Description
RNAcentral holds the full RNA, with entries from Greengenes. Predicted 3D model of a 474-nucleotide part of an RNA (small-subunit ribosomal RNA, 3' major domain) from an uncultured organism. Rfam family: Bacterial small subunit ribosomal RNA.
Context: one part of a larger RNA
RNA sequence: UGACGGGGGCCCGCACAAGCGGUGGAGCAUGUGGCUUAAUUCGAUGCAACGCGAAGAACCUUACCCGGGCUAAAUCCGACUUGUUACCUCCCGAAACGGAGGGUCCCUUCGGGGCGGGUCGGAAGGUGCUGCAUGGCUGUCGUCAGCUCGUGCCGUGAGGUGUUGCCUUAAGUGGCGCAACGAGCGCAACCCCUGUGGUCAGUUACCAGCACGUUGUGGUGGGGACUCUGGCCAGACUGCCUACGCAAGUAGUGAGGAAGGUGGGGACGACGUCAAGUCAUCAUGGCCCUUAUGUCCGGGGCUGCACACGUGCUACAAUGGAUGGUACAGAGGGAAGCUACCCGGCGACGGGAUGCAGAUCUCGAAAGCCAUUCUCAGUUCGGAUUGGAGUCUGCAACUCGACUCCAUGAAGGUGGAAUCGCUAGUAAUCGCGUAUCAGCAACGACGCGGUGAUACGUUCCCGGGCCUUGUACA
Numbered sequence: 001u002g003a004c005g006g007g008g009g010c011c012c013g014c015a016c017a018a019g020c021g022g023u024g025g026a027g028c029a030u031g032u033g034g035c036u037u038a039a040u041u042c043g044a045u046g047c048a049a050c051g052c053g054a055a056g057a058a059c060c061u062u063a064c065c066c067g068g069g070c071u072a073a074a075u076c077c078g079a080c081u082u083g084u085u086a087c088c089u090c091c092c093g094a095a096a097c098g099g100a101g102g103g104u105c106c107c108u109u110c111g112g113g114g115c116g117g118g119u120c121g122g123a124a125g126g127u128g129c130u131g132c133a134u135g136g137c138u139g140u141c142g143u144c145a146g147c148u149c150g151u152g153c154c155g156u157g158a159g160g161u162g163u164u165g166c167c168u169u170a171a172g173u174g175g176c177g178c179a180a181c182g183a184g185c186g187c188a189a190c191c192c193c194u195g196u197g198g199u200c201a202g203u204u205a206c207c208a209g210c211a212c213g214u215u216g217u218g219g220u221g222g223g224g225a226c227u228c229u230g231g232c233c234a235g236a237c238u239g240c241c242u243a244c245g246c247a248a249g250u251a252g253u254g255a256g257g258a259a260g261g262u263g264g265g266g267a268c269g270a271c272g273u274c275a276a277g278u279c280a281u282c283a284u285g286g287c288c289c290u291u292a293u294g295u296c297c298g299g300g301g302c303u304g305c306a307c308a309c310g311u312g313c314u315a316c317a318a319u320g321g322a323u324g325g326u327a328c329a330g331a332g333g334g335a336a337g338c339u340a341c342c343c344g345g346c347g348a349c350g351g352g353a354u355g356c357a358g359a360u361c362u363c364g365a366a367a368g369c370c371a372u373u374c375u376c377a378g379u380u381c382g383g384a385u386u387g388g389a390g391u392c393u394g395c396a397a398c399u400c401g402a403c404u405c406c407a408u409g410a411a412g413g414u415g416g417a418a419u420c421g422c423u424a425g426u427a428a429u430c431g432c433g434u435a436u437c438a439g440c441a442a443c444g445a446c447g448c449g450g451u452g453a454u455a456c457g458u459u460c461c462c463g464g465g466c467c468u469u470g471u472a473c474a
Stems, first nucleotide, its partner, number of pairs: 001474002003471003007468007015458002019422005026314008034305002042053002064300007075123009087102005105114003125289002128287003134283002136278003139274001141272001146185006152161003165176003191266004196234007206223002210221003237260001240254001241252004316415001320374007332363003337356002341352004381412001386407007428451007
């Protein structure tokens, strides 16, 4: 100087407390361990691995296994050679591969050139190893308030001071004081979204007033008011008032205001820590393989199942289930696409048909509300599992897809010890969309809106910041 203490002081955080909803019990989905296997490819492992890399494993992907082939593929260079290649037919075969036949390029200054094929040679190739050789990127402490420097001063020196003290703040935020005076990286602000108003602009959005028209609809003329869209501007600064205070600032059912003391949310992550993670995104040193550890193909596996754990979904019902009727979003997507409407089918869907590269057409809510019914039961709860019949995608759904209908109806009566999330349009609850994608194991992820709840306080548990104290630790 640090680190640590079942030392002290001060202060924070859904850390506890107050409360709501879960997990731990059940079934299923998914990831992991383990076991199994020819292979169940590899990585991630306390917090910070385990719905993680996977924003899509039937083939492909694919890196793994078995079997059958090749010595190359792609690209480039040099030399020689050739006019094909593509495509079609046939043979062998599971395919890859191999073989046979048909077919016979373009430009030209006739030297050649372009394009393609073949042979030889050279550069290859490797998801093989090392993340403890590395770059880059990332997680974490932590959006915690800290980490440092120059000069000066103090100390033999390590180092200290500044950065400590008092007050204050979300903040090393600011004020006052002080052998310090300044400065940098962080904090905050500048950026984006959202909440109010103004102005400008009106098409595909809107429709008050004036017309036209319809069974009906901004449907039409038109309008620039309103809603909305989206560019610019304004607005919030403790600016004003009162109280306290030297000040910074704090308090107020204060005023004004759409918004009040950082208005809400996002992007943004200091010096560093964990030899943290990644050689399998990529790049890269070294090492290793070179008729194979490279590469092509068929099939299988990554989906195996005595078991254990994590993360979720659905439930156990009456604040509910079922049936009928009825209302209201936002954000997105759409041409190998989204599809109105009509017809067929109980349905998944099929057959027609129309509009839309979209504020125009289209995909489109559910909880809610109004009725009726069920009456506490393993039930009209719950939907696993299994049988049958189908639909769709795709070369192909056996291993191993999703969905539909009929039948079947399992466990489950609110879950031990323990444990998690959340403070406001949040929790809880309800549906909708998107990426990936032929299809989909999505109940995941990321977004969107609808309905909409509890905190006395800081003694204690956990983590953190500052000061101080002890130490045989570094």